Annotation:
This is a predicted structure of a 152-nucleotide RNA (glmS glucosamine-6-phosphate activated ribozyme aptamer).
[in-house]
RNA sequence: AUUAAUUUAUAAGCGCCAGGACAAUUUAUAUUGUUGACGAGGUUAGAGCUUAUCGAAAUAUUCGGCGGAUGGCUCUAUGGCACCUGCUACUGCCAAUAAAUAUUAGCAAAAAAUAGUAGUAAUACUAUAACAAAUCUAAUAAGGUAGCUUUU
Numbered sequence: 001a002u003u004a005a006u007u008u009a010u011a012a013g014c015g016c017c018a019g020g021a022c023a024a025u026u027u028a029u030a031u032u033g034u035u036g037a038c039g040a041g042g043u044u045a046g047a048g049c050u051u052a053u054c055g056a057a058a059u060a061u062u063c064g065g066c067g068g069a070u071g072g073c074u075c076u077a078u079g080g081c082a083c084c085u086g087c088u089a090c091u092g093c094c095a096a097u098a099a100a101u102a103u104u105a106g107c108a109a110a111a112a113a114u115a116g117u118a119g120u121a122a123u124a125c126u127a128u129a130a131c132a133a134a135u136c137u138a139a140u141a142a143g144g145u146a147g148c149u150u151u152u
Base pairs, nucleotide, nucleotide: 014067015066016065017064019063020035021034022033023032024031025030038055039054040053044077045076046075047074048073049072050071078095079094080093081092082091086148087147088146089145090144101141102140103139104138105137106136113128114127115126116125117124118123
């Protein structure tokens, strides 16, 4: 390095399946299976509440349900920013890319199509090219008061 076997790990738009739908075997209300969300984005710490952002596809079971969750709001603590050498208090906005807001610009995967692989099948997987929106990214505009202190 290659091959084979075993074990462990993988996942947070993530996992699961008692309903539904679908397939096979079928006399069947049975059995065994399949399906059940496509990516983008998202975590300072703790507590509480809560139906947790954005668009794509499809015309449709992406129905329905359970669990989880980086969302939102409130409170507390820590930290950053709000001209200044540094610090403190209050107020406000945020979270180590630490400025809310406004304007402009920027971007994905799947489905579909074509080809192939596995399977009796439902279906799953692989390859090829393309296409969004945003609380995402970038650019521009856009910021407090008071006190002490340092320097000039």
The sequence was found by an Rfam model in a public genome assembly.